RNA sequence: UGGAGCGGGCGCAUGAUCGCUCCGGCUGCGGCCGGAGAGGAAAGUCCGAACUCCGCAGGGCAGGGUGGUUCGUAACACGAACUGGGGGCGACCCCGAGGAAAGUGCCACAGAAAAUAUACCGCCCCGGUUCGCCGGGGUAAGGUUGAAAAGGCGAGGUAAGAGCUCACCGCUUCCAUGGCGACAUGGAAGGCACGGCAAACCCCACCCGGAGCAAGACCAAAUAGGGGAACUGUGCCGUAUUUCAUACGGCUAAGGGCGGCCCGUCCGAAGUUCCCGGGUAGGUUGCAAGAGGUGGCGGGCGACCGUCAUCCCAGAUAAAUGAUCAUGGCCUCCUUCGGGAGGUACAGGAUUCGGCUUACAACCCGCUCCAGUCU
Numbered sequence: 001u002g003g004a005g006c007g008g009g010c011g012c013a014u015g016a017u018c019g020c021u022c023c024g025g026c027u028g029c030g031g032c033c034g035g036a037g038a039g040g041a042a043a044g045u046c047c048g049a050a051c052u053c054c055g056c057a058g059g060g061c062a063g064g065g066u067g068g069u070u071c072g073u074a075a076c077a078c079g080a081a082c083u084g085g086g087g088g089c090g091a092c093c094c095c096g097a098g099g100a101a102a103g104u105g106c107c108a109c110a111g112a113a114a115a116u117a118u119a120c121c122g123c124c125c126c127g128g129u130u131c132g133c134c135g136g137g138g139u140a141a142g143g144u145u146g147a148a149a150a151g152g153c154g155a156g157g158u159a160a161g162a163g164c165u166c167a168c169c170g171c172u173u174c175c176a177u178g179g180c181g182a183c184a185u186g187g188a189a190g191g192c193a194c195g196g197c198a199a200a201c202c203c204c205a206c207c208c209g210g211a212g213c214a215a216g217a218c219c220a221a222a223u224a225g226g227g228g229a230a231c232u233g234u235g236c237c238g239u240a241u242u243u244c245a246u247a248c249g250g251c252u253a254a255g256g257g258c259g260g261c262c263c264g265u266c267c268g269a270a271g272u273u274c275c276c277g278g279g280u281a282g283g284u285u286g287c288a289a290g291a292g293g294u295g296g297c298g299g300g301c302g303a304c305c306g307u308c309a310u311c312c313c314a315g316a317u318a319a320a321u322g323a324u325c326a327u328g329g330c331c332u333c334c335u336u337c338g339g340g341a342g343g344u345a346c347a348g349g350a351u352u353c354g355g356c357u358u359a360c361a362a363c364c365c366g367c368u369c370c371a372g373u374c375u
Base pairs, nucleotide, nucleotide: 001371002370003369004368005367006366007365008364009363012328013327014326015325016324017323018322020037021036022035023034024033025032026031039346043357044356046355047354048353049352050351051212052211053210054209058263059262060261061260063208064207065206066205067204068082069081070080071079072078083097084095085094086093087092098203099202103201104200105197106196107195120143121142122139123138124137125136126135127134128133151169152168154166155165156164170192171190172189173188174187175186176185177184178183216285217284218283219282226276227275228274229273230272231271232270235251236250237249238248239247240246241245255267256266257265258264292311293310294309295308296307297306298305299304329344330343331342332341333340334339
């Protein structure tokens, strides 16, 4: 100097005038003063929760989710570190990362043959021979096909070959050392199981009630305390009252609730369910002080945790932050070097938070790798 890799920040700024929403205070009820006023993704609605309700939410089956190890977190399919595998000269990046000797299934086409899988070309031996070849036996080392073909490579051996034998590597089992662990290193034994696919069904381990702020709570008002049908029952026990009878409590029938099913449990004496029709849909609340933000110190490789200090940063309800002017920043082009012209991304809350994914113009900072040159 050029190229590359990783991480972080910011995401136009300031002033004036007018306008808008909320909160607090004052008010002569007309308004006035002060303060605050969209995002890093508010998007997607993909995951996890907080919170609310389903009447006590339990057990099992089915169903769903996750899938190397350890840690972080309220939790997670998220994050950190590490292990194993793949890619890259490298900094680094990616992973569909439990099990294929529990079982079932698939591997198109090509090829001889695609998993207890083969002999097309070939090699060797024996016999015959019209010398072209034919028959029998052996072989899977070489070649063909393919994503993948009976572990790889070298030597020996053989009629020719083959883990047939040996050394090295691979694989399996055991032991030792290191590590919380996945695993790594070393040693010994064994010629050694028959490939791949589980994001094929499946097996194994762990986890999982449902619905969702249009959840819910309260107030007010209105209608027709409307019409019809079905089922079961008008039971049992106890207490109080002088009795009839009534009141209270408990059990239980039909029926109903608890995501699907079973068990279980809860409501249930006059109850439950279904159909048709009518009225209201207005107001308040939930509604923002939090698993909160920022800074210092300490612990940790890190994600993060602890502690101290400090701050309050939208709360609307058909939906608020806009318009105008000026100055400046950044970028592009032109330039007579005075300046001129143009542009300034992706995009806007509605219960809240932790993530992931996607979109994004410009600018700033840091660390690292490779190549070249100079000193």
Bacterial RNase P class A from a Desulfobacterales bacterium, 375 nucleotides, folded computationally. Rfam family: Bacterial RNase P class A. Rfam classes the family as a ribozyme. The prediction has a mean pLDDT of 76.